[in-house]
RNA sequence: ACAACGCAGGUGGGAGAGAUCAGGCACCGCAACGUCACAGACGCGCGGAGACUGACGCCGAAGGAGCAACACCCAGGAAACUCUCAGGCGAAAGGACCACUUGUGACAA
Numbered sequence: 001a002c003a004a005c006g007c008a009g010g011u012g013g014g015a016g017a018g019a020u021c022a023g024g025c026a027c028c029g030c031a032a033c034g035u036c037a038c039a040g041a042c043g044c045g046c047g048g049a050g051a052c053u054g055a056c057g058c059c060g061a062a063g064g065a066g067c068a069a070c071a072c073c074c075a076g077g078a079a080a081c082u083c084u085c086a087g088g089c090g091a092a093a094g095g096a097c098c099a100c101u102u103g104u105g106a107c108a109a
Stems, first nucleotide, its partner, number of pairs: 005105009018056001020055004025050001027048004033043004057089003063085001064083003070076001
C1' cells in the first nucleotide's frame, strides 16, 4: 500500500425428500343433506387449511458426529464423503456454497 485471508453484516442466486396416513382440538365456509325456525342459526353432515400427538417412509446443503493419507508415545488430522442426533420433506421460512459489496482483525505483520 490494501491484494489475499479470517470474522460479522447487506444484496442476488441456491438443491433434495410424503401437499403421506391416523387421531382429537379449536378456526373458517356451507352447494347438497338433516334439525329448529322462516331473520337465520345449528350439526354424530361436507369441505378447507392450522398447529399438536402418534405411525411408517424419505432428504442432506443450518448445526453436530465419524474417518483417510499424513503423523506416530499419546494425541492430532478434511470434505460437498459417511451417519442422520438435531433439522427438513406444497408455498413461505431456513439453506452449505457462489458472486458483488460494507465494516473489522489492521495506520497490524